[in-house]
Molecule: Bacterial RNase P class A
Organism: Gammaproteobacteria bacterium
């Protein structure tokens, strides 16, 4: 000095006038004083709870959720730390992280072959042909040359069949471990070294997941569970339009069905338990007021414990409770020029949207000393 990465804070501000909601005090009942009044996501309704009711009856199965280990928490699919895997030079980030030797399924085309194997090209061997060297025989010749044939070889090409091969090549996302050395007719874990894989260990470290070390084995059984499935742990339902209280009005209405071996009882099925009536449709009345409703798993500060999430103790503060839905209008100034965006029972998370400003830690590149 530039780039990156992780964490934290803020969320236009100030002033004047008028106007709103709630609480509280006063009141001459007209009103006045004081306090206070939307978010980091209030959003999505994706999770977890508090609370309320079914209800002081439960149990099992199915269903659903989660899936490495240890912690935090009221709890969780959240958070923290660690292990393993992956990405990145790195700080850091991501993980739908139990099991493929319980069983079943899936993988097109290409390719010889895609789960019990297999051979397309190629390499080696065998037989034959062409060529060539040596030896022998026969024929021809004066001899040689030459021709035919037999045997023993050699080199290259080529044909055939049989045998060996899976190292080399090809196909494919993936082809029966990988690299190297030796060995072989040519090859191959065929043998060896290292890596990988499988099995084992009263070993070492760690609470553990795991990591390391040692021993045995030439070796093998692929991929996929974000496929069915298996395994382990967890799990009632409905929801503030929950649920109570008061007042008022109407039609103590009608029809159909089940009816004790029945019906109903807050998801399904079964068992159990309880009640004696229940279900559906048509029609009529009410839609008012109050509670729930905000003092909390609360905020802030300090100290202590802990790597951390967080916890404990002490002190301090009260910071929305509307209900057709409250914070708006005007003027002036400043400036980083204002994005996404408004509570409706409450809280802890996750996810999504987003204009900018500031602070701090760490990493990398370059330059100077």
């Nucleotide at each position: 000095c530039g780039a990156g990465u992780c964490g934290g804070u803020c969320a236009a501000g100030c002033a004047a006038c008028c106007g709103c909601g709630c609480g509280u005090c006063g009141u001459u009942c007209g009103c006045g004083g004081c306090g206070u009044g939307a978010g980091g996501a209030a959003a999505g309704u994706c999770c977890g709870g508090g609370c309320u009711c079914c209800a002081c009856a439960g149990g099992a199965c199915a269903g659903g959720g989660c899936g490495c280990c240890a912690g935090g928490u009221a709890a969780c699919c959240c958070c923290u730390g660690g292990g393993g895997g992956g990405u990145g030079c790195g700080a850091a980030c991501c993980c739908a992280c139990g099991g493929c030797u319980a069983g079943u399924g899936c993988a097109g085309c290409a390719g010889a072959a895609a789960g019990c194997a297999a051979a397309c090209c190629g390499c080696c061997g065998c037989c034959g042909c062409u060529c060539u060297g040596c030896c022998g025989a026969c024929g021809c010749u004066a001899a040689g040359c030459c021709g035919u044939u037999g045997g023993c070889g050699g080199a290259a090409g080529u044909g055939g069949u049989u045998g060996g091969u899976a190292a080399g090549g090809g196909u494919g996302a993936a082809a029966g471990g990988g690299u190297g050395c030796g060995g072989u007719a040519a090859g191959a874990g065929c043998g060896c070294a290292c890596c990988g894989c499988g099995g084992g260990g009263u070993c070492u470290g760690g609470c553990a997941a795991c990591a390391g070390c040692c021993c045995c084995g030439g070796c093998u059984a692929g991929g996929u569970g974000a496929a069915c499935c298996c395994c382990g742990c967890c799990u009632g339902g409905a929801g503030c339009a929950a649920g109570g209280c008061c007042a008022a009005a109407u039609a103590g209405g009608g029809a159909u069905c089940c009816c004790a071996a029945g019906g109903c009882g807050u998801g399904g099925u079964c068992c159990g338990c309880g009640c004696c009536g229940g279900a559906u449709c048509c029609g009529g009345g009410u839609a008012g007021g109050c509670c729930g409703c905000u003092a909390g798993a609360g905020g802030c500060g300090a100290u202590c414990g802990g790597c951390g999430a967080c916890g404990a103790u002490c002190g301090u503060c009260c910071c929305a409770g509307a209900u057709g839905a409250a914070u708006g209008g005007u003027u002036g100034c400043u400036c980083g020029c204002g994005a996404c965006a408004g509570a409706a029972c409450c809280c802890g998370g996750c996810u999504u949207a987003u204009c900018g400003a500031c602070c701090g830690g760490c990493u990398c590149a370059c330059c100077c000393g």